The RNA shown here (Bacterial RNase P class A) has 328 nucleotides. It matches the Rfam family "Bacterial RNase P class A". By type it is a ribozyme. Rfam links the family to the GO terms ribonuclease P activity, tRNA processing and dimeric ribonuclease P complex.

[in-house]
């Protein structure tokens, strides 16, 4: 210099008028102070609050290599074996234990787990044919073979050698994988080294181990509490008529058991508070204009707090690393 990989910071700056929300004040205007790395989804954890709940147990629900941090987390951070992607920096996936049972293994293939389509064989039975009478050829059934062929993402460890009618871990040797023991190395997942023992696969359910979870959700909750009506207490009137209609009064006619007053508890309206030692609320303040500069500014607005994740973004910047090119 190109082009990439990985962390990290920043998120237009600046002046000036004008408003808007809060709070202060010498009450007249002044003074301080006001979104974000995600505030966003509302996904995990917790705080805080109501409810439920002796204890103890089934069930169900989520988490699950190691190690460290963390109150905890579907949480960070370092690592560890297996598997991808990259030339590389480095990215990315999968993870407690187990295999008795159970499901599935699309298409393709004969079979996806008690496999026989080709193909190879004949320790067996029948036919047929031919014979130098020992057999030999060839057919059929029945049956053995996972070793070659084909099919697939995947075919029952790889490979050589013995061994078989043929063959196979049937047996050895060397190897790859597991699992144990012992041994060095790590805290630890694990790993490296020597033994020893294994052979129907992958996944998932079903089992077992260890941790964890009661439901709600700030419109949670708590507190003061008006008019109206009213539960309940006391007074007083009242069938010798209380009060009501016709009806604004009077009379007068109908009805007939309540009807006034005072106290009162709940519960509405509204209020406070839950609520923030530098935003902050009664539906919600955080803008607008002129100027300056540049790379011409993207995504996007707090609503009870806090720790996290994910997702959305236009640009800057600044550290480490890989790859290549050219020069010295």
């Nucleotide at each position: 210099g190109a082009g990439g990989c990985g962390g990290g910071a920043c998120u237009u700056u600046c002046u000036g008028c004008c408003g808007c929300g809060g709070c202060c004040u010498c009450u007249a205007a002044g003074g301080c102070u006001g979104a974000g790395g995600a505030a966003a989804g509302u996904c995990c954890g917790g705080g805080c609050a109501g409810g439920a709940c002796a204890g103890g147990g089934c069930a169900c629900c989520c988490c699950g290599c190691u190690g460290c941090g963390g109150a905890a987390a579907g949480c960070g951070c370092a690592g560890a074996a297996g598997g991808g992607a990259g030339u590389a920096a480095u990215c990315u996936u999968u993870u407690g234990g187990g295999u008795g049972c159970c499901g599935u293994a699309a298409c393709a293939g004969a079979a996806a787990a008690c496999u026989a389509c080709c193909g190879c064989c004949g320790u067996c039975u029948c036919c047929g044919g031919u014979u130098u009478c020992g057999g030999c050829c060839g057919g059929a059934g029945c049956g053995g073979u996972a070793a070659g062929g084909g099919u697939g993402a995947a075919a029952a460890c790889g490979c050589g050698a013995g061994g078989c009618a043929a063959g196979a871990g049937c047996u050895c040797a060397c190897g790859a994988c597991g699992u144990c023991c012992g041994u060095c190395g790590g805290u630890g997942a694990c790993g490296g080294c020597g033994g020893g023992c294994g052979g129907g696969u992958a996944c998932g359910g079903u089992c077992c181990c260890g941790g964890g979870g009661c439901c709600u959700g700030c419109a949670a909750g708590a507190c003061c509490a008006a008019a109206u009506a009213u539960a309940c207490u006391g007074g007083c009137a009242g069938a010798u008529g209380a009060g009501g209609g016709c009806u604004g009064c009077c009379c007068g006619c109908c009805c007939g058991a309540u009807g006034c007053c005072a106290g009162g508890g709940g519960g509405u309206a509204g209020g406070u508070u839950g609520c923030g030692u530098u935003a902050g609320a009664u539906a919600a303040a955080u803008g607008g204009c002129a100027g300056a500069a540049c790379u011409c500014g993207a995504c996007a607005g707090a609503a009870c707090c806090c720790g996290g994740c994910u997702u959305a973004c236009a640009g800057u910047c600044c550290c480490g690393c890989c790859u290549u090119u050219u020069u010295u």